[in-house]
A computed fold for an 80-nucleotide RNA from a Candidatus Bipolaricaulota bacterium, annotated as c-di-GMP-I riboswitch aptamer. The sequence was found by an Rfam model in a public genome assembly. The coordinates come from a structure-prediction model, not an experiment, and the mean pLDDT is 85. It matches the Rfam family "c-di-GMP-I riboswitch aptamer". Its family is annotated with cyclic-di-GMP binding in the Gene Ontology.
C1' cells in the first nucleotide's frame, strides 16, 4: 500500500407522504421530515422498469430512474 471484509468509531446521505416550484409526463428541484443505504458518490455503457408522440397493433425514436441489477471510476475508518 494493495485486495478483500464489515465489528466499532468519525461522521456522511436521505425514503415514503406534506409545502412551494419546473415539466405534456414519467420525474426532477428547494424546505423542514426520516424508510433507510458500507459506496443508496458520481457515471446512462448493457438490461429491466416508466413516460411522450404515433393509437388500431408493431418496429422504431426522444426522455425518465444510479435508493431495480450488472459495469465503469472515485472514497472514511480499522475489530475478527
Nucleotide at each position: 500500500a494493495c485486495a478483500a471484509c464489515g465489528a466499532a468509531a468519525u461522521g456522511g446521505u436521505a425514503a415514503c407522504a406534506c409545502u412551494g416550484g419546473a415539466g405534456c409526463g414519467a420525474u426532477c428541484c428547494a424546505g423542514g421530515c426520516g424508510c433507510g443505504c458500507a459506496a443508496a458518490g458520481c457515471c446512462a455503457c448493457g438490461g429491466g422498469u416508466c413516460u411522450c408522440a404515433a393509437a388500431g397493433u408493431a418496429a422504431a425514436g426522444a426522455g425518465a430512474u444510479a435508493g431495480c441489477c450488472g459495469g465503469g471510476u472515485u472514497a472514511c475508518c480499522g475489530a475478527a